[in-house]
Model confidence (mean pLDDT): 80 of 100. This is a predicted structure of a 72-nucleotide RNA (transfer RNA) from Sillago sp. 1 SS-2021.
RNA sequence: GCAGUAGUGGCUCAGUGUUAGAGCGUUGGUCUUGUAAACCGAAUGUCGGGAGUUAGAAUCCCCCCUACUGCU
Numbered sequence: 001g002c003a004g005u006a007g008u009g010g011c012u013c014a015g016u017g018u019u020a021g022a023g024c025g026u027u028g029g030u031c032u033u034g035u036a037a038a039c040c041g042a043a044u045g046u047c048g049g050g051a052g053u054u055a056g057a058a059u060c061c062c063c064c065c066u067a068c069u070g071c072u
Base pairs, nucleotide, nucleotide: 001071002070003069004068005067006066007065010024011023012022013021018055026042027041028040029039030038048064049063050062052060
């Protein structure tokens, strides 16, 4: 220098054009002498940044950033 993969909640990930979700974690309550476990709730995301297409974009196009892999 070229090509590819990935970027979504605190963490690990799903979601490939029509409502942003799960598990773990955090937190409130019930239970317990107390803790844990269990059960019932709650909060947490401008989907890496910008621009475009579309009635509608996490998803499609373009540019950029970061990490990793391969080739030279």
Its Rfam family is "tRNA". By type it is a transfer RNA. Rfam describes the family as follows. Transfer RNA (tRNA) molecules are approximately 80 nucleotides in length.
RNAcentral holds the sequence, with entries from ENA.